Context: one part of a larger RNA
């Protein structure tokens, strides 16, 4: 100087407390461990691995296994020879591949040849998701959006170092003020950026419709309009600016006025010096080592989907604040031409048919659902719950056996609110309700986003956990 302390002081955080809803019990989904297996590819391991890499394993993916094949190779550059490229058909085979066969003679040219592509040959080489993340780059997690981390000069100390950065206040903040042997600077904080809440200006189609007409069973449907809503560009607006009080006449704090918004208005992006030899050699790049008729490459089939069991994360429930049936209302944000797919018709339905429109504020996905109004059920393993299984189908796709999603009929398991323990959340939040997107042929209870309805509680900081500053002890570094 740090680190540590079941030392002290001050302070903060959904850290506790106060509340609301869960997990832990059930069924299922999914990840992991374990076990099994020819293979169940590999990685991730307290927080910070475990719905994680994977924004999507039937083949492919795929790295694994079995079998069948190739050896200058699926891919790159260089050399030589042949042939344009390309393409039709047939045979064998699980296919990779092997064999046969027809068509085709292009472009540039100094007529030697050349360019692109294909085949053959020899060698340099290719290739490796093989090892080492404890050889590395890059990227990333965490402490932590915590308020810290430092530098120059000065001064003090023999020196390691200290001072500044401590003290008195204050703040979300090393934020600001005052004091002061210190005076300044930098990286962080804040602000600048995006979004949301309000107003104005400009613009007015595909959006909108107040007033005026026309028209319809009905609808901005039409003329028309740019007021309103909205869209999208530019501005205004919030700064402790104003008033009162407290304070050290400071910084600031408390209350108020005005205001759409008030003291960082809400949310996001933004992550200092560093820490964990943290994670990643399987995104990529790369040193070293290793393989080179194989640890490389191609194909078919299988596996990653196994199942005495254990954990994590979720979904659905156990019901009446509910289930079922009928009627009726209100979103936002997205996506669409290899696409979204309307009306109509067929089907109980999944879906089929159909073909209008749309490269989209125009058309489509697309009925939002909870809610509301009625009816019914009457506390029951039920008109709760839906697992499991049987049968019959739909769709995607060469192909749904291993191993897809969905539909109809039947079947109707556990489950009556969950031990010890444990998690999230402070407001448009929790809870609850639907909607969309990425990936994607198909395949979400996951992920990311969107809106609808919309709470309770916070006395307080003694205690648990984590963190910041000062101080003290130490046989630790």
């Nucleotide at each position: 100087u740090g680190a540590c302390g079941g030392g002290g002081g001050c302070c903060c955080g959904c850290a506790c407390a106060a509340g609301c809803g869960g997990u832990g019990g059930a069924g299922c989904a999914u990840u992991u461990g374990g076990u099994u297996u020819a293979a169940u590819u590999c990685g991730a391991a307290g927080c910070a691995a475990c719905g994680c890499g994977a924004a999507g394993a039937a083949c492919c993916u795929u790295a694994c296994c079995a079998g069948g094949c190739c050896u200058u190779g699926a891919c790159a550059u260089g050399c030589a020879g042949a042939g344009a490229a390309c393409u039709u058909u047939c045979c064998a085979g699980a296919g990779a591949u092997g064999g046969a066969u027809g068509g085709g003679u292009g472009c540039c040219u100094u007529c030697g040849g050349g360019a692109a592509c294909u085949c053959u040959g020899a060698c340099a080489c290719a290739g490796g998701u093989g090892c080492u993340g404890c050889a590395u780059g890059g990227c990333u997690u965490u402490c932590g959006u915590c308020a810290g981390c430092u530098c120059g000069u000065u001064u003090c100390g023999u020196g390691a170092g200290a001072u500044u950065u401590u003290g008195g206040g204050u703040u979300a903040a090393g934020u600001c003020c005052c004091g002061u042997a210190a005076c300044g600077g930098g990286c962080g904080c804040a602000a600048c950026c995006c979004u949301u809440u309000u107003c104005c200006u400009u613009a007015g189609u595909u959006a909108c419709c107040a007033g005026c007409a026309c028209g319809u069973c009905a609808u901005g449907g039409u003329g028309g309009g740019c007021a309103c809503u909205c869209u999208a560009a530019g501005g205004g607006g919030a700064c402790u600016g104003c008033c009162g009080g407290u304070g050290a006449c400071a910084a600031a704090c408390c209350g108020g006025g005005g205001g759409a918004a008030g003291g960082u208005g809400g949310g996001g992006a933004u992550g200092a010096c560093g820490u964990c030899a943290a994670g990643u050699c399987a995104u990529c790049a790369u040193g070293g080592c290793c393989c080179u008729u194989a640890c490389g490459g191609c194909c078919u089939g299988g596996g990653c989907u196994a199942c005495a069991c254990a954990c994590g994360u979720g979904c659905u429930a156990c019901a009446a604040u509910g289930g079922u049936c009928g009627g009726u209302a209100c979103a936002a944000a997205g996506g669409g031409u290899u696409g979204c797919c309307a009306a109509g018709c067929c089907g109980c339905g999944g879906g089929g048919u159909g073909g209008g429109g749309c490269u989209a504020a125009u058309c489509c996905c697309a009925u939002a659902a909870a809610a509301c109004c009625g009816a019914u059920c009457g506390u029951a393993g039920u008109c709760c719950g839906g697992a499991u299984c049987g049968c019959a189908g739909u769709c995607u796709g060469c192909a749904a056996c291993u191993c897809g999603a969905c539909u109809g009929c039947g079947u109707g398991a556990a489950g009556u609110c969950g031990g010890a323990a444990u998690c999230g959340c402070u407001a448009g939040u929790a809870a609850u309700c639907g909607u969309g997107a990425a990936u994607c042929a198909g395949a979400a209870u996951g992920u990311c986003a969107c809106g609808g309805u919309g709470a309770a509680u916070a006395c307080g900081u003694u205690c648990c956990c984590g963190g910041g500053c000062c101080u003290u002890g130490u046989a630790c570094a």
Small-subunit ribosomal RNA, 3' major domain from Stutzerimonas xanthomarina, 477 nucleotides, folded computationally.
Its Rfam family is "Bacterial small subunit ribosomal RNA". Rfam links the family to the GO terms ribosome and structural constituent of ribosome.
The coordinates come from a structure-prediction model, not an experiment, and the mean pLDDT is 84.
The organism belongs to Stutzerimonas, within Bacteria.